[in-house]
Context: one part of a larger RNA
RNA sequence: GGACGAACGCUGGCGGCGUGCUUAACACAUGCAAGUCGAACGAUGAAGCCCUUCGGGGUGGAUUAGUGGCGAACGGGUGAGUAACACGUGGGCAAUCUGCCCUUCACUCUGGGACAAGCCCUGGAAACGGGGUCUAAUACCGGAUACGACUGCGGGAGGCAUCUCCUGCGGUGGAAAGCUCCGGCGGUGAAGGAUGAGCCCGCGGCCUAUCAGCUUGUUGGUGGGGUAACGGCCCACCAAGGCGACGACGGGUAGCCGGCCUGAGAGGGCGACCGGCCACACUGGGACUGAGACACGGCCCAGACUCCUACGGGAGGCAGCAGUGGGGAAUAUUGCACAAUGGGCGAAAGCCUGAUGCAGCGACGCCGCGUGAGGGAUGACGGCCUUCGGGUUGUAAACCUCUUUCAGCAGGGAAGAAGCGAAAGUGACGGUACCUGCAGAAGAAGCGCCGGCUAACUACGUGCCAGCAGCCGCGGUAAUACGUAGGGCGCAAGCGUUGUCC
Numbered sequence: 001g002g003a004c005g006a007a008c009g010c011u012g013g014c015g016g017c018g019u020g021c022u023u024a025a026c027a028c029a030u031g032c033a034a035g036u037c038g039a040a041c042g043a044u045g046a047a048g049c050c051c052u053u054c055g056g057g058g059u060g061g062a063u064u065a066g067u068g069g070c071g072a073a074c075g076g077g078u079g080a081g082u083a084a085c086a087c088g089u090g091g092g093c094a095a096u097c098u099g100c101c102c103u104u105c106a107c108u109c110u111g112g113g114a115c116a117a118g119c120c121c122u123g124g125a126a127a128c129g130g131g132g133u134c135u136a137a138u139a140c141c142g143g144a145u146a147c148g149a150c151u152g153c154g155g156g157a158g159g160c161a162u163c164u165c166c167u168g169c170g171g172u173g174g175a176a177a178g179c180u181c182c183g184g185c186g187g188u189g190a191a192g193g194a195u196g197a198g199c200c201c202g203c204g205g206c207c208u209a210u211c212a213g214c215u216u217g218u219u220g221g222u223g224g225g226g227u228a229a230c231g232g233c234c235c236a237c238c239a240a241g242g243c244g245a246c247g248a249c250g251g252g253u254a255g256c257c258g259g260c261c262u263g264a265g266a267g268g269g270c271g272a273c274c275g276g277c278c279a280c281a282c283u284g285g286g287a288c289u290g291a292g293a294c295a296c297g298g299c300c301c302a303g304a305c306u307c308c309u310a311c312g313g314g315a316g317g318c319a320g321c322a323g324u325g326g327g328g329a330a331u332a333u334u335g336c337a338c339a340a341u342g343g344g345c346g347a348a349a350g351c352c353u354g355a356u357g358c359a360g361c362g363a364c365g366c367c368g369c370g371u372g373a374g375g376g377a378u379g380a381c382g383g384c385c386u387u388c389g390g391g392u393u394g395u396a397a398a399c400c401u402c403u404u405u406c407a408g409c410a411g412g413g414a415a416g417a418a419g420c421g422a423a424a425g426u427g428a429c430g431g432u433a434c435c436u437g438c439a440g441a442a443g444a445a446g447c448g449c450c451g452g453c454u455a456a457c458u459a460c461g462u463g464c465c466a467g468c469a470g471c472c473g474c475g476g477u478a479a480u481a482c483g484u485a486g487g488g489c490g491c492a493a494g495c496g497u498u499g500u501c502c
Base pairs, nucleotide, nucleotide: 001502002501003500004499006498007497008496009495010494013369014368015367016366017365018364019362020361021327026325027324028323030322031321032320035070036069037068040067041066043064048059049058050057051056077280078279079278087204088203089202090201091200092199093198096197097196101193102192103191104190105189106188107187108186109143110142111141112140118133119132120131121130122129123128149172150171151170152169153168154167155166156165157164158163178185179184206252207251208250213243214242215241218240219239220238221237222236223235224234225233255277256276257275258274259270260269261268262267282303283302284301285300286299305316306315307314308313333359335358336357337356341355342353343352344351345350372402373401374400375399382393383392384391385390406443408438409437410436411435412434416429419426420425446491447490448489449488450487451472452471453470457486458485459484460483461482467474468473
């Protein structure tokens, strides 16, 4: 000098764009953050309309708890753990899976029994149940068929060890679902694609030797189990191996990268915002469902903590968005809207969406603008200094002429809208941006420094005191170094200080 997610002191006019718990992965009141589909299904049946003997009946379908489907594994948060194939980069899978989507081929035949909801009975303070009985389905279970699976026997092609691919015959066992406004939407099997994921390997990136030896599922083999899949992943048996000064093992620290800061570069430091990957979700463990989880707002167990209780028993997990307490030098609103973009569900209308779009707060940062412009000398008054002549503040002010950005007031007033809807219509931001008009210099300057480094000097006060200080050093009676004033220098809505990095 540059930089910062900064903080502190003094000061503070406006706008745009960014950005804002770096500390206690401390504890959390309250609200919201994941639902949707009636065009899968039974049931429920409001308004309206019709009839009525005024009891009601018919039609109609709004509404929805339940069964069922898809989603809830995305999106959002955090950085605790992790020195590791976690990450980066380059490869491999003849060792793999992949819902929704796309392409192609074939099929969608025939039966059955239940369980919710409902009704009846009943337990409990509650959370939540128990028993009986009825019922539907794209829920569940059989049978049939099927080039795919497994297996036996053949044929052919290829490769990279195990092998892979194509094909013929036989055996074993394995599919499906309907709804419809008749346009479609679905269902099953097979092959391929796309996307996503899993596993393996080469290389690369911290400190410490005041850590020198480490290891028994350890290293390998055989056989098996398990997985989508290879594998000591797991198990039985067998062998005695495996790693290490090219730093094993141990200890400390740490999420990694694209990047960011600095530097001429080499390098050094960092990993906040944004993007990719990983890990975690009160702490520890476990599996279930599923295409996908060992699952933040799912389940079970244990633990700590908090809450409710009728003492029998229950409930909870903000490292989602706001917000509270606490910690701290320090970090925001319990806001608006789904209008846009994107996501889930739905045929659609649409519903949900604290993702997102916006607004609010903070000079926290960057950038832009303003606080007026021109003229104006008896160089006024006042202040300060003075050699008492004057000098300086200083064209500065007054005064004259002019302008009106920004802020203020008033009138007008968007784009962002494509889509959807029969049409009317549909913008949170927002009466915002922007345009026009009005008034009046009117509302808007501070902070640090002035001994040398280093740009800027005098007076008074003080008298090694009070104090200053980044280094050298100032102060003990004329202090350009302390304090105040006048003047000056430097930056400017900021200026200084502190911390950290280069």
Description
Small-subunit ribosomal RNA, 5' domain from Streptomyces diastatochromogenes, 502 nucleotides, folded computationally. Rfam family: Bacterial small subunit ribosomal RNA. The organism belongs to Streptomyces, within Bacteria.